The prediction has a mean pLDDT of 83.
This is a predicted structure of a 110-nucleotide RNA (SAM riboswitch aptamer (S box leader)) from a Candidatus Aminicenantes bacterium.
It was read from a public genome assembly, where an Rfam model found it.
Taxonomically the source falls in Candidatus Aminicenantota (Bacteria, Bacteria candidate phyla).
[in-house]
């Protein structure tokens, strides 16, 4: 960086530098000189790889672990967001659900 698959209304912060913008884009709502985002250190959460034991053989399911690899630790991905399919009615370029688009993490290919 391509691409598959799963996940997302949960849960989890102090300290110190640094100094202006920051939540991904659009719009909208916040967040921030009472110092935001960002960086270090510490902690912490969660359990995707993982470990450990049983069922089992579908390379799978069930409990429990955090030693290590990853990722989170402002607000539901902050809310909405291309389309498509259903239903509602107050018949609107309404509302509501479902997939879907867009991003984000993991894990595997290439």
């Nucleotide at each position: 960086u391509u691409u598959u698959u799963a996940u997302g209304g949960a849960g989890a912060u102090g300290a110190g530098g640094c100094g202006a913008g920051g939540g991904a884009c659009u719009g909208g709502c916040c967040c921030g000189a009472u110092g935001a985002c960002c960086c270090u250190c510490a902690g912490c959460c969660a359990a995707c790889c993982u470990c450990u034991u049983c069922c089992a053989u579908a390379c799978g399911g069930a409990a429990g672990g955090a030693a290590g690899g990853u990722g989170g630790c402002a607000a539901a991905g902050c809310c909405a967001g291309a389309g498509u399919c259903a239903g509602g009615c107050g018949c609107g370029a309404c509302c509501u659900g479902a997939c879907g688009a867009c991003g984000a993490u993991a894990a595997g290919c290439g």